The RNA shown here (c-di-GMP-I riboswitch aptamer) has 78 nucleotides and comes from Methylophaga nitratireducenticrescens. The model forms 95% of the base pairs in the Rfam consensus. Lineage of the source: Bacteria > Pseudomonadati > Gammaproteobacteria > Thiotrichales > Methylophaga. RNAcentral holds the sequence, with entries from Ribocentre.

[in-house]
RNA sequence: UUUAUAAUUUGCCAAACCUAGCGUGAGCCUGGGACGGAAAGCUUCAGCUGUUGAACUUAACAGGGCUGGGCUGCAUGA
Numbered sequence: 001u002u003u004a005u006a007a008u009u010u011g012c013c014a015a016a017c018c019u020a021g022c023g024u025g026a027g028c029c030u031g032g033g034a035c036g037g038a039a040a041g042c043u044u045c046a047g048c049u050g051u052u053g054a055a056c057u058u059a060a061c062a063g064g065g066c067u068g069g070g071c072u073g074c075a076u077g078a
Stems, first nucleotide, its partner, number of pairs: 002078004012037002017032002021028002035065001041071003045068003048063006
């Protein structure tokens, strides 16, 4: 540097639900919680889905734990 693997070692994240707060809303987020995850780390570049409004074709927003791509990273083996 490349590649394979996951609960062997050290660790990491955190679904549903409840909760303080924010938002028109999808949803975000604090604390609890643990369904799961080997990138469940980051990123709208492409697609997809959703929300709000306008209008007959468009704008803004949201989802990275929807898929692909890009960037970065830990352990062991080769």
Its mean pLDDT, the model's own confidence on a scale to 100, is 79.